[in-house]
Context: one part of a larger RNA
RNA sequence: AGCGCAGGGUGGAUGCCUUGGCACUGAGAGCCGAUGAAAGACGUGAUAAGCUGCGAUAAGCUGCGGCAAGAAGCAAAUAUUCAAUGAACCGCAGAUUUCUGAAUGGGGAAACCUGGCUGAGCAAACCUCAGUCGUCCUAUACUGAAUACAUAGGUAUAGGUCGGGAACCUCCUGAACUGAAACAUCUAAGUAGGGAGAGGAAGAGAAAGAAACAUCGAUUCUGUUAGUAGCGGCGAGCGAAAGCGGAAGAGCCCAAACCGGAGUGCGUGCACUCCGGGGUAUGGACUGCAACAUGGCAGUGUUAACGAUAGCAGAAGGGUCUGGGAAGUCCCGCCAAAGAGAGUGAAAGCCUCGUAUGCGAAAUUGAAAACACGCCUAGCAGAAUCCGGAGUACCACGAGACACGAGAAACCUUGUGGGAAGGCGGAGGGACCACCCUCCAAGGCUAAAUACUACUCAGUGACCGAUAGCGCAUAGUACUGUGAAGGAAAGGUGAAAAGGACCCCGGGAGGGGAGUGAAAGAGAACCUGAAACCCUGUGUUU
Repeated sequence: AGCGCAGGGUGGAUGCCUUGGCACUGAGAGCCGAUGAAAGACGUGAUAAGCUGCGAUAAGCUGCGGCAAGAAGCAAAUAUUCAAUGAACCGCAGAUUUCUGAAUGGGGAAACCUGGCUGAGCAAACCUCAGUCGUCCUAUACUGAAUACAUAGGUAUAGGUCGGGAACCUCCUGAACUGAAACAUCUAAGUAGGGAGAGGAAGAGAAAGAAACAUCGAUUCUGUUAGUAGCGGCGAGCGAAAGCGGAAGAGCCCAAACCGGAGUGCGUGCACUCCGGGGUAUGGACUGCAACAUGGCAGUGUUAACGAUAGCAGAAGGGUCUGGGAAGUCCCGCCAAAGAGAGUGAAAGCCUCGUAUGCGAAAUUGAAAACACGCCUAGCAGAAUCCGGAGUACCACGAGACACGAGAAACCUUGUGGGAAGGCGGAGGGACCACCCUCCAAGGCUAAAUACUACUCAGUGACCGAUAGCGCAUAGUACUGUGAAGGAAAGGUGAAAAGGACCCCGGGAGGGGAGUGAAAGAGAACCUGAAACCCUGUGUUU
């Protein structure tokens, strides 16, 4: 030195565990903000670095309710306190809430600097304190240039606005990789990205519809129709609708004609504006007759009951043996509308918390219902006159969007130009024309069924179990980067600290006794403790 055997060290695999995750289900909630948000900075404790809480009233103050003997967070110890005159803890409501931040008196290199006005502390100066002073929009009032009336502008008051938010939603803008086995039309895709805005949903929505000679009757979502009809370098690919079955179900208001009132203009008899009534597609106005009923509500308010936000009651077991420990064994019982589950020194229906079941709110709050108020709502006949949304419909050219790529290309949107009709009218039915049928554009509102889950509660898992599961058993921390940004590792003593008094060696670290414990070969570098690697002893070979 090699190869064995034995014993150690190192190391942290494996097993077991779970405080944390992941996915989903059922409910709830679905916005917050100038009454200053979200997010932060700095403070705040007897002692206090971090987290949590809170804000100069600072781990808290007040009221109301719950609960019940202890309490002063994580977090031990000491001190000092609080508490049956009810503390701590839990819920509801309120007070306080520094500075930054839309940040809003002005400034600014966020958490800082510095003003005006009014008031208070002191009569004054200084200083301190309290309040107030932002932009834009709208309304009203007052004022008011060049410029005569006026207008622009200015001032004041009142109301609103700004910023944030995981996904969902609407609108504007809008790629490329890729596929076509290359590539240009096409595809990817109106996707990703960017911008604006809204809400608990958004958008859409009460037929100028769909159909086909029969009809249906707003919208949305969904199963089917159907990978059909179609579109397509007829390539790759793209891809409906009607109808039928379901979920849900709700319809309304203006403009105008006409009536009444007020006002403005100037060219003095016309035009226009505003307000009220009227009225809205089984059209209406108008004229006549009849009538004061019926039904509805999505507006406002109130209320008992029902929920939400603390809680309360809640059955039934003992002994024996083993053991450190009984929930295990054996023996004899009991409860069950409760044998879900968790904990307890091992494996507990009957020990603890719970579970089944039943009960509960001073305060705040939710939805639906009922009621009240308020609002809305009707007929018959007549047919002369009037009204029924204009730079609109439509056309041309150019685009976009429709499943539909210019195609026979309608329908829808509109950049440029042209430009109607007036209900004896107009639009549509996939070029266009005729007939026929359907509908009434150029104004507006509208719940539910639908989408999503940052958030709350309850629960589930042929989901993970510390190189897994979220990046984090917590951390967007440490660390990296000028910055945008990137971004870890790290769990386990024991049932209980009983965490090793005391003695010895040692400078200490550490160790040997002693003691604790079931175990210390569980001693904090702490459950188990594999391998690589290192060492000691011994056998053997050279």
This is a predicted structure of a 542-nucleotide part of an RNA (large-subunit ribosomal RNA, domain I) from Coprococcus sp. MSK.21.13.
The organism belongs to Coprococcus, within Bacteria.
Its Rfam family is "Bacterial large subunit ribosomal RNA".